[in-house]
RNA sequence: GCCUAGAUAGCUCAGUUGGUAGAGCACAUGUCUGAAAAACAUGGGGUCCCCAGUUCAAGCCUGGGUCUAGGCA
Numbered sequence: 001g002c003c004u005a006g007a008u009a010g011c012u013c014a015g016u017u018g019g020u021a022g023a024g025c026a027c028a029u030g031u032c033u034g035a036a037a038a039a040c041a042u043g044g045g046g047u048c049c050c051c052a053g054u055u056c057a058a059g060c061c062u063g064g065g066u067c068u069a070g071g072c073a
Stems, first nucleotide, its partner, number of pairs: 001072007010025004019056001027043005049065005
């Protein structure tokens, strides 16, 4: 330099044919306990890496860029 995959909650990851973004863990509160842990219930938390484009509508499609991993040279 070229090719491929990836970037979504604090972490690990889903998200189908474009139609108001989710799970587990973690965190907070409550129940329980003498107090904790565990368990159960409830809740908070998002500029979907960035900039443009297409569209009534983009996490998803198109172009460019940044970063990460792997491969080729």